[in-house]
Annotation:
A computed fold for a 386-nucleotide RNA from a marine eukaryotic metagenome, annotated as Bacterial RNase P class A. RNAcentral holds the sequence, with entries from MGnify. The prediction has a mean pLDDT of 76. It matches the Rfam family "Bacterial RNase P class A". The family's RNA type in Rfam is ribozyme.
RNA sequence: AGAUGGCUGGAUGGCCGCUGUCCGAACUUCGGUUCAGGCAGAGGAAAGUCCGGGCUCCACGAAAACAAGGUGCCGGGUAACGCCCGGCGGGGGAAACCCUAGGGAAAGUGCCACAGAAAACAAACCGCCGGGCGCUUCGGCGCUGGUAAGGGUGAAAAGGUGCGGUAAGAGCGCACCGCGCUGCCGGUAACGGUAGUGGCAGGGCAAACCCCACCUGGAGCAAGACCAAAUAGGGACGGCCUUUCGAGCGGUUCGCCGCGGCGAAAAGCGAGUUUUCGAGCUGCCGUCCGGGUAGGUCGCGUGAGGCGGAUGGCAACAUCCGUCCCAGAGGAAUGGCCAUACAUUGGUGGAAACACCGAGGACAGAACCCGGCUUAUAGGCCAUCU
Repeated sequence: AGAUGGCUGGAUGGCCGCUGUCCGAACUUCGGUUCAGGCAGAGGAAAGUCCGGGCUCCACGAAAACAAGGUGCCGGGUAACGCCCGGCGGGGGAAACCCUAGGGAAAGUGCCACAGAAAACAAACCGCCGGGCGCUUCGGCGCUGGUAAGGGUGAAAAGGUGCGGUAAGAGCGCACCGCGCUGCCGGUAACGGUAGUGGCAGGGCAAACCCCACCUGGAGCAAGACCAAAUAGGGACGGCCUUUCGAGCGGUUCGCCGCGGCGAAAAGCGAGUUUUCGAGCUGCCGUCCGGGUAGGUCGCGUGAGGCGGAUGGCAACAUCCGUCCCAGAGGAAUGGCCAUACAUUGGUGGAAACACCGAGGACAGAACCCGGCUUAUAGGCCAUCU
C1' cells in the first nucleotide's frame, strides 16, 4: 500500500415530560379516572416491501393435465427460499483475493446492426497458380479452370502453430495444442488426470421464442374473532284513538238504543313526506328478537427467541446443558434542556509536544411476527492474509 472477515455506531450524571406494566391511595355512573412510587421502553438496518415461511380468512374430493409465473453446475445446510456454506468450471489480478442466471444450439423457429465477396445447405473482393485457347508492343492481358496460404471487412469468417507437401494450396500427411468419441484412474458429484482413437464436425445468441427438469391455489393483521350503544330500517307480540259495515249479547214503546270484545273495511287527508309532477308512501305507544354502524376487547409477543458453554462438522449449521424474559403504541410513546469529559473538526499562538477560544455526533426510526436479500450509513476498534 492492498485484500478479507468481524465488532461498535455516542458515554456519564441531573431536572422536566411521554408510553406500557406492577403496587398503593382517593374518587366512581363499578366500565374506569386521577395522584404517588417501582420497573421496562427502537435498529443494524426498525427502510425498500424484493424473495421464503408462520398465522388468519376464502376457494377446492385427491391427484394429474393445461395455462401463467419462477428457478436452473455439483454436494450440503435450513421450517422454507431465488438465501447461506463448501467445492467444480470459466474470467480478472503479481499476490492475498475478487467476479460469474453456469441445463439444452445435433427437436424446431428466429436474429446476427454497420462494414464486408460471404454472417451459414456457404461463398470469392484484392490476390496466388499449372494446363488449354485467344490476343500481344513479348513485359504481359483476357477467357476457361484450381485454391483459400497472404491482404482487406467485422464483435465474430468453417480449428491454431510449425514442418513436410504442392503448380499454387488445402488435416492433404505428420508433431504439439485445442475439440469430439471410447476406455481406465481419482472424486459422493460437478469435474479432473491419463491412454487410445477420429483428421475436425452445424460459428454465436436461449437475461429471443422454445425444449427439458423442478417449484407455485388466492388474499392479506385495514387478515380475522368476540362484545355491542344512540338514531333510522327489518321482524314478532301486546295495547290504544275516530268512523262505517257485519255478526253477537242485553234492553225495547219494535222505530231503535246501549255494551264490550270479535271479524272486515275505510281513514288520519283542507295533513305530512318523497317526486321523474304522472303519482307513490305514511296512525300512535310499549316490550322483545335479529343484522349492521360508532365504540370497545382480543389477535399482540415464550419465540424456527437471546446469552454462555460442551460436543459433532472445513463451514453453513445441528444436538445437548445452563441461564434470561427483553417495546407493544394505535394518529401513533421512546423526547427536551443543562453540566462533564471523549471521538472529530475550525481559528490563533508555538519548532514540536501542547495551550487557548469555538463548533459538534453518520444513516435513520418499530406498527402481526420470523428467516434472508438489497439499499443508506460520519467515525472508531479488532483479527487474519498478500